The RNA shown here (Bacterial RNase P class A) has 380 nucleotides and comes from an Actinomycetota bacterium. Rfam family: Bacterial RNase P class A. The family's RNA type in Rfam is ribozyme.
RNA sequence: GGAGUUAGCUGAGUAGUCGCGCAAGCUUUGCUUGUGAGGAAAGUCCGGGCUCCACAGGGCAGGAUGCUGGGUAAUACCCAGCGGGACUGGUGUAAAAGCUAAUCCCAGCGCUAGUGCAACAGAAAAUAUACCGCCAGGAUUUUAUAUAUCCUGGUAAGGGUGAAAUGGUGAGGUAAGAGCUCACCAGCAGUCUGGUGACAGGCUGGCUUGGUAAACCGCAUCCGGAGAAAGGCCAAAUAGGGAAGUAUAAGGUGGCCCGCCUUCUUCCGGGUUAGGCCGCUAGAGGUAAAUAGUAAUAUUUAUCCCAGAUGGAUGACUACUGGUGCUUAUGAUUAAACUCAUAGGUAUUACAGAACUCGGCUUACAGGCUAACUCCAACU
Numbered sequence: 001g002g003a004g005u006u007a008g009c010u011g012a013g014u015a016g017u018c019g020c021g022c023a024a025g026c027u028u029u030g031c032u033u034g035u036g037a038g039g040a041a042a043g044u045c046c047g048g049g050c051u052c053c054a055c056a057g058g059g060c061a062g063g064a065u066g067c068u069g070g071g072u073a074a075u076a077c078c079c080a081g082c083g084g085g086a087c088u089g090g091u092g093u094a095a096a097a098g099c100u101a102a103u104c105c106c107a108g109c110g111c112u113a114g115u116g117c118a119a120c121a122g123a124a125a126a127u128a129u130a131c132c133g134c135c136a137g138g139a140u141u142u143u144a145u146a147u148a149u150c151c152u153g154g155u156a157a158g159g160g161u162g163a164a165a166u167g168g169u170g171a172g173g174u175a176a177g178a179g180c181u182c183a184c185c186a187g188c189a190g191u192c193u194g195g196u197g198a199c200a201g202g203c204u205g206g207c208u209u210g211g212u213a214a215a216c217c218g219c220a221u222c223c224g225g226a227g228a229a230a231g232g233c234c235a236a237a238u239a240g241g242g243a244a245g246u247a248u249a250a251g252g253u254g255g256c257c258c259g260c261c262u263u264c265u266u267c268c269g270g271g272u273u274a275g276g277c278c279g280c281u282a283g284a285g286g287u288a289a290a291u292a293g294u295a296a297u298a299u300u301u302a303u304c305c306c307a308g309a310u311g312g313a314u315g316a317c318u319a320c321u322g323g324u325g326c327u328u329a330u331g332a333u334u335a336a337a338c339u340c341a342u343a344g345g346u347a348u349u350a351c352a353g354a355a356c357u358c359g360g361c362u363u364a365c366a367g368g369c370u371a372a373c374u375c376c377a378a379c380u
Base pairs, nucleotide, nucleotide: 001376002375003374004373005372006371007370008369009368010367012321013320014319015318016317017316018315020036021035022034023033024032025031026030038351042362043361045360046359047358048357049356050227051226052225053224057258058257059256060255062223063222064221065220066219067081068080069079070078071077082108083106084105085104086103088101089100090099091098109218110217114216115215116212117211131159132158133155134154135153136152137151138150139149140148167185168184169183170182171181172180186208188205189204190203191202192201193200194199231278232277233276234275241268242267243266244265245264249263250262251261252260285304286303287302288301289300290299291298292297322349323348324347325346326345327344328343329342330341331340332339
């Protein structure tokens, strides 16, 4: 200097004129002061607060989650680890394997409880196998177990098919082979050590019992519902009629059963009112510092009040400036170019609007800036 990855900040400013919403005050039909849309307000995907059903229990079905520990009001969230994988470097090597560091990803319990699935190919796809082949014996042909063909037995090392074929590599051994034996490695089991734990390492050993659960399923843990048009208060107006069931009944905020509670419940057509207030914003609140902690976060102290609309405010115009792109001129630098500075012209300035509220996740975002890590190149 360049490239990549991760995390974060910002994303317009000033002045004037006019116009809106809310709160407080005042000399009140107006004036003054203060304040007024986000990092995602979006998606409506999770978890809560709050309100109501409702005093709300047990079971079945159903649903959610799924490595360990910590954080939080709680979570499918966040932090830190463990394991597996991808890529880029380092190390190592004849080349590899292996080891190691940063970054990124993981729907990360169980296939010996059971049931399924894997087309085609292949001899055979899991209580799975002998197509080609290799070896031994016999028979036929033949000068001749040379060649060729057939039968019996042994074999799964070599080859073929496939995404995957009864651990891998190498050596010995064998009639030919095979963990048959050995060395190293992987797996599994036992044991010891370390760790809160997931797990990791050492030692010993029978030698070795496919894949798939984002297939059904099993296991463990957890789970009422609805929703601010929730739900309350005040005011106003009215016109009641018909039908069904009715304690052996009906109704009771996801389904069914039991239990419990209530006493009327439901349907059809018709009429009246639809105005105001609360909920509605002082909070699991913001900011700063200190302490503890690897961190998420917690505690303490100080300080601040930052929208509450309801056909729905938070705006319009003018001028100057800032950022960015292009272009012209001048200067610096250079062999030249690139680049930088100054002045002028011109275009443009992202995603996007609260509606009870909070914590997350996901998605969108022109441009500018900051930090950390990894790699490449050059110079010292």